[in-house]
């Protein structure tokens, strides 16, 4: 110097119910399984500030990754 959001792999002008793909859980279709389809559950690293409101902006730690010497 960049990263950290969901089990993984990514999104998100300071205002939305935090979103989507894969997995996972119930249904439907099928003699069964897949595959398709319909709905459901999960997440913002960690403490301060600022702001009427922070996942976002400032600042201090943690961790991870790349370059340099």
């Nucleotide at each position: 110097g960049g990263g950290a959001u969901a089990g993984c792999u990514c999104a998100a002008c300071g205002g939305a119910c935090a979103g989507a793909g894969c997995a996972c859980c119930c249904g439907a279709c099928c003699g069964g399984c897949a595959a398709u389809u319909g709905g459901g559950a999960g997440a913002c690293c960690c403490g301060g500030g600022u702001u009427c409101g922070a996942u976002u902006c400032c600042c201090g730690g943690u961790c991870u990754u790349u370059u340099c010497a």